[in-house]
């Protein structure tokens, strides 16, 4: 330099056009003499950035940024 993949909650990942979810973690409560386990509830992300298409974009298109892999 070329090609491909990935970027979503603190972490690991789903969701692939109709205004976003799970597990773990975090907070509160119950349980205990206390801790752990267990149970109930709650907070937290406008989806890497910008533009385009669309009535509507996390999802489709283009460019940029970052990471990974392959080729040279």
């Nucleotide at each position: 330099g070329c090609u491909g993949g990935c970027g979503u909650a603190g972490c690991u990942c789903a969701g692939u056009g109709g205004u976003a979810g799970a597990g773990c973690a975090c907070c509160u409560c119950c349980c205990u003499g206390g801790u752990a386990u267990g149970g109930a509830g709650g907070g937290g992300g406008c989806c890497g950035g910008a533009a385009g298409u669309u009535c509507g974009a996390u999802c489709c298109u283009u460019c940029c940024c970052g990471c990974c892999a392959g080729c040279a």
Transfer RNA from Aspergillus sp. HF37, 72 nucleotides, folded computationally. Lineage of the source: Eukaryota > Fungi > saccharomyceta > Eurotiomycetes > Aspergillus. It matches the Rfam family "tRNA". Rfam describes the family as follows. Transfer RNA (tRNA) molecules are approximately 80 nucleotides in length. Rfam links the family to the GO term triplet codon-amino acid adaptor activity.